[in-house]
Molecule: transfer RNA
Organism: bacterium
RNA sequence: CGGGGAUUGGCGCAGUGGUAGCGCGCUCGCUUUGGGAGCGAGAGGUCGUGAGUUCAAAUCUCACAUCCCCGA
Numbered sequence: 001c002g003g004g005g006a007u008u009g010g011c012g013c014a015g016u017g018g019u020a021g022c023g024c025g026c027u028c029g030c031u032u033u034g035g036g037a038g039c040g041a042g043a044g045g046u047c048g049u050g051a052g053u054u055c056a057a058a059u060c061u062c063a064c065a066u067c068c069c070c071g072a
Base pairs, nucleotide, nucleotide: 001071002070003069004068005067006066007065010024011023012022013021018055026042027041028040029039030038048064049063050062051061052060
């Protein structure tokens, strides 16, 4: 320098145009002498940044940033 991939709650991931979910974790309650396990409820995200397309964008397009892989 060229090509490809990844970026979504604290962590790991799903979601490929129509109100953003799951597991673990966290908080509260029940249960227990207590802890753990179990059960129930809840909080937590302007989807890496900016722009564009569209009635509507996490999703499509472009640029940029960071990380990873391949090639030179």